[in-house]
Predicted 3D model of a 349-nucleotide part of an RNA (small-subunit ribosomal RNA, central domain) from an uncultured bacterium. The RNAcentral record of the full RNA draws on ENA, Greengenes and SILVA.

Context: one part of a larger RNA
RNA sequence: CUGGGCGUAAAGGGCGUGUAGGCGGCUUGUCGAGUCGGGCGUGAAAGCCCCGGGCUUAACCUGGGAACUGCGCUUGAUACAGGCGGGCUUGAGACCGGGAGAGGAGAGUGGAAUUCCCAGUGUAGAGGUGAAAUUCGUAGAUAUUGGGAAGAACACCGGUGGCGAAGGCGGCUCUCUGGCCCGGGUCUGACGCUGAGGCGCGAAAGCGUGGGGAGCAAACAGGAUUAGAUACCCUGGUAGUCCACGCCGUAAACGAUGAGUGCUAGACGUUGGGGGGCUUAGCCCCUCAGUGUCGCAGCUAACGCGAUAAGCACUCCGCCUGGGGAGUACGACCGCAAGGUUAAAACUC
Numbered sequence: 001c002u003g004g005g006c007g008u009a010a011a012g013g014g015c016g017u018g019u020a021g022g023c024g025g026c027u028u029g030u031c032g033a034g035u036c037g038g039g040c041g042u043g044a045a046a047g048c049c050c051c052g053g054g055c056u057u058a059a060c061c062u063g064g065g066a067a068c069u070g071c072g073c074u075u076g077a078u079a080c081a082g083g084c085g086g087g088c089u090u091g092a093g094a095c096c097g098g099g100a101g102a103g104g105a106g107a108g109u110g111g112a113a114u115u116c117c118c119a120g121u122g123u124a125g126a127g128g129u130g131a132a133a134u135u136c137g138u139a140g141a142u143a144u145u146g147g148g149a150a151g152a153a154c155a156c157c158g159g160u161g162g163c164g165a166a167g168g169c170g171g172c173u174c175u176c177u178g179g180c181c182c183g184g185g186u187c188u189g190a191c192g193c194u195g196a197g198g199c200g201c202g203a204a205a206g207c208g209u210g211g212g213g214a215g216c217a218a219a220c221a222g223g224a225u226u227a228g229a230u231a232c233c234c235u236g237g238u239a240g241u242c243c244a245c246g247c248c249g250u251a252a253a254c255g256a257u258g259a260g261u262g263c264u265a266g267a268c269g270u271u272g273g274g275g276g277g278c279u280u281a282g283c284c285c286c287u288c289a290g291u292g293u294c295g296c297a298g299c300u301a302a303c304g305c306g307a308u309a310a311g312c313a314c315u316c317c318g319c320c321u322g323g324g325g326a327g328u329a330c331g332a333c334c335g336c337a338a339g340g341u342u343a344a345a346a347c348u349c
Base pairs, nucleotide, nucleotide: 003321004320005319006318007303008302012317014201015200016199017198021194022193023192025088026087027086028085029084030083031082034080035077036076037075038074039073040072041071042070049065050064051063052062053061054060091191092188093187094186095184096183097182098181099180103177104176105175106174107173108172109171110154114150115149116148117147118146119145120144121143125136126135162169163168206247207246208245209244210243211242215241216240220236221235222234223233258316259315260314261313262312263311266294267293268292269291270290271289272288273287274286275285276284277283278282298305299304322349323348324347331342332341333340334339
């Protein structure tokens, strides 16, 4: 430089924002460095190729031609691409009017349950298991009633539902706040798409400092089971789980499916809007945005996908290139550490 690929075979970056770059709507004027035509110059010779000639042939030598697909100068063309200028509204954005929502942050607050403490009733068991035992209980447990304290999570509603870029988000109220959808078609006038680096966000576990600690529970201890049992079961139980601030930056971070746009049969369901009709607590039809199931064409190795594409195309980014060695070593960068990111080779099959 180039080919074929990336749902499950190797391969989509965890997600966003955005810099450079790449790519870019309709119309018009102009320029002519991209692009295209003509001319001139140059593109040494030899060699290669074509037609001849000379050694008895050939190799070899030799004449002519072609070619040298290029470069420079010059002249011309202006459809396409591009530069500059004008215009446009369908892309994009703004504005106005509505709408749904566990979207985010902070503050407050509620009931059920659990554990613990105090008191009452009450007596010999309770608990646990396949069966037991460790364990708790006559210093009165378990059960039950009243009172109190604490922390964590929010039953029903709840959905095959909603919101968010992803991670993720669920009692209730208030404050602050992001995004999205529908309708109007009032404004701007291509302001767009993608996005190497960069920056930000990023479950759980883990780390630092301080708090908190009810339940649960790695580690740990004991009881069982077993040939053994460093397990599964049981009784306990510390980090942790919770809060604040600061780190870590990973995951089956999954739809194992990057983002955007256009085009391409239908059927049924569902969420939120808009419009229309009727025999109006309702029903029917149309439409936009989301979310599901099935399915035509097409695609696929098959499974399957199928307007939410894995179909048909275009733009941009990321990534793959036999298995092991290895996501390792070394180096570099990041981190308090744990470790993370980048990322080989020998050797071997």